A computed fold for a 481-nucleotide part of an RNA from an uncultured Candidatus Babelota bacterium, annotated as small-subunit ribosomal RNA, 3' major domain.

Context: one part of a larger RNA
RNA sequence: UGACGGGGGUCCGCACAAGCGGUGGAACAUGUGGUUUAAUUCGACACUACGCGAGGAACCUUACCUGGGUUUGACAUGCAACUGCUACUGAUAGAAAUAUUGGGUUUGGUAGAAAUACCGACGGUUGCACAGGUGCUGCAUGGCUGUCGUCAGCUCGUGUCGUGAGAUGUUGGGUUAAGUCCUUUAACGAGCGCAACCCCUACUGUUAGUUGCUCAUUACGCAAGUAGUAGCACUCUAAUGGGACUGCCUGGGAAACCAGGAGGAAGGUGGGGAUGACGUCAAGUCCGCAUGGCCCUUAUAUCCAGGGCGACACACGUGUUACAAUGGCGAGUACAAAGGGAAGCAAAGCCGCGAGGUGGAGCGAAUCUCAUAAAGCUCGUCUAAGUUGGGAUUGAAGUCUGCAACCCGACUUCAUGAACCUGAAAUCGCUAGUAAUCGCAUAUCAGAACGAUGCGGUGAUACGUUCUCGGGCCUUGUACA
Numbered sequence: 001u002g003a004c005g006g007g008g009g010u011c012c013g014c015a016c017a018a019g020c021g022g023u024g025g026a027a028c029a030u031g032u033g034g035u036u037u038a039a040u041u042c043g044a045c046a047c048u049a050c051g052c053g054a055g056g057a058a059c060c061u062u063a064c065c066u067g068g069g070u071u072u073g074a075c076a077u078g079c080a081a082c083u084g085c086u087a088c089u090g091a092u093a094g095a096a097a098u099a100u101u102g103g104g105u106u107u108g109g110u111a112g113a114a115a116u117a118c119c120g121a122c123g124g125u126u127g128c129a130c131a132g133g134u135g136c137u138g139c140a141u142g143g144c145u146g147u148c149g150u151c152a153g154c155u156c157g158u159g160u161c162g163u164g165a166g167a168u169g170u171u172g173g174g175u176u177a178a179g180u181c182c183u184u185u186a187a188c189g190a191g192c193g194c195a196a197c198c199c200c201u202a203c204u205g206u207u208a209g210u211u212g213c214u215c216a217u218u219a220c221g222c223a224a225g226u227a228g229u230a231g232c233a234c235u236c237u238a239a240u241g242g243g244a245c246u247g248c249c250u251g252g253g254a255a256a257c258c259a260g261g262a263g264g265a266a267g268g269u270g271g272g273g274a275u276g277a278c279g280u281c282a283a284g285u286c287c288g289c290a291u292g293g294c295c296c297u298u299a300u301a302u303c304c305a306g307g308g309c310g311a312c313a314c315a316c317g318u319g320u321u322a323c324a325a326u327g328g329c330g331a332g333u334a335c336a337a338a339g340g341g342a343a344g345c346a347a348a349g350c351c352g353c354g355a356g357g358u359g360g361a362g363c364g365a366a367u368c369u370c371a372u373a374a375a376g377c378u379c380g381u382c383u384a385a386g387u388u389g390g391g392a393u394u395g396a397a398g399u400c401u402g403c404a405a406c407c408c409g410a411c412u413u414c415a416u417g418a419a420c421c422u423g424a425a426a427u428c429g430c431u432a433g434u435a436a437u438c439g440c441a442u443a444u445c446a447g448a449a450c451g452a453u454g455c456g457g458u459g460a461u462a463c464g465u466u467c468u469c470g471g472g473c474c475u476u477g478u479a480c481a
Stems, first nucleotide, its partner, number of pairs: 001481002003478003007475007015465002019430005026321008034312002042053002064307007073130001077129008088103006106121006132296002135294003141290002143285003146281001148279001153192006159168003172183003198273004203242007212232003216229005245267001248261005323423001327382007339370003344363002349358003389420001394415007436458007
């Protein structure tokens, strides 16, 4: 000087407390361990692995296994020699890769009457350099990322002090979300962080007015509304401005600042996002990519078929659905936002109980479409029961995607109708449009979400800092570095 303390002081945080809702019990989904297996590819392991890489394993993917093949190679460049193929389309063998055999079959220039010769382009064969490796090492690395932590810290120059390591500044008194600011001061300044500048959202002006809107008007219509005209007021859209600054008032204070008030759409960082200092964990990643070294080179490369990654006594994590009456079921009825659409989204109509089929208007979309939002509200019914709760499992029949749904897809209909009656010890999230709850969309994607990422609808509880955990600052002890 640090680190540590079952030392002290002080401050903060959904850290505790006060609450709300869960997990832990059930079934299923999914990830992991274990076991099994020819293979169940690999990585990730307290917080910071475990719905994680994977934003989507039937083939492909795919790295694994079994079997069948190839060896200048599936892919690149160069050299040399030989050669005319290839695309497209058949046949035979085969699981296919592939092999054999047909059809079809190049092109530019020069010379030449032509045949042809030479030089190229494009391809094939052979040979040589080489290719190739998701093989190892993340403890050789780059890059990127997680975590402490959006915590308020981490340092430097000059000066001063100390023999020196170092100290001071950065401490003290206040204050703040903040090393934020004020004040004191052997320190005076500065840098990286904080804050602000950026984006969204809440109010508003101007500009603009179609595909959006309707204050106005005409026609049709009982009305709802539809169509036209007219218009851009309003809503909205999207570009650019304004607006909030402790600016004003009162009180406290030396100041910084704090408490209250006014006005205001918004008040003291308005709400949210992006933004992550010096560093820590030899944290993660050589299987995104790049890359040193090592290793393989008729195989650890590469092509193909089938299988596996989906197994199942069990254990754990994360979720979904429930256990019901604040509910289930049936009928009627209301209100979103944000997105996607051409190898696409697909309306009306018709067929089917339904998944869906048919159909093809319109739309590269403020125009058309996906697309009925659901919880909600109204009415009816069920009446406390393993039930009209719950839907697992299984049987049968189907639909769709796709060469192909056996291993191993999703969905529909009929039948079946399991566990489960609120969950021990323990444990998690959350302070406002949040928790909880309700649907909708998107990425990936032929098909395949209870996951992920977004979007809106309804909409709660909270006295405080003694204690638990983590962290900041000051101080103290130390046989630790």

The coordinates come from a structure-prediction model, not an experiment, and the mean pLDDT is 82. Its Rfam family is "Bacterial small subunit ribosomal RNA". Rfam links the family to the GO terms structural constituent of ribosome and ribosome. The full RNA is in RNAcentral, with records from Greengenes.